[in-house]
RNA sequence: GGGCCUGUAGUAAAACGGCAUUACGCUACAUUCGCAUUGUAGAGGUCCGGGUCCAAUUCCCGGCAGGUCCA
Numbered sequence: 001g002g003g004c005c006u007g008u009a010g011u012a013a014a015a016c017g018g019c020a021u022u023a024c025g026c027u028a029c030a031u032u033c034g035c036a037u038u039g040u041a042g043a044g045g046u047c048c049g050g051g052u053c054c055a056a057u058u059c060c061c062g063g064c065a066g067g068u069c070c071a
Stems, first nucleotide, its partner, number of pairs: 001070007010024004018054001026042005047063005
């Protein structure tokens, strides 16, 4: 320098173009003498900039970052 893949909550992952979901973690409450477990509720997210579209996590273009292969 070039090809391919990936980028979503603190972590690991889902998501036909139509309300972004799950597990663990976090907070509060209940339970306990207390801790743990369990239950209920809650906070927290689409890498950046454009384009298409009534509507973009999703499609297109250009960047940035990471992984991998080639040179």
Notes:
Predicted 3D model of a 71-nucleotide RNA (transfer RNA) from a Candidatus Nealsoniibacteriota bacterium. The source organism's lineage runs through Bacteria, Bacteria candidate phyla and Candidatus Nealsoniibacteriota. Rfam family: tRNA. About the family: Transfer RNA (tRNA) molecules are approximately 80 nucleotides in length.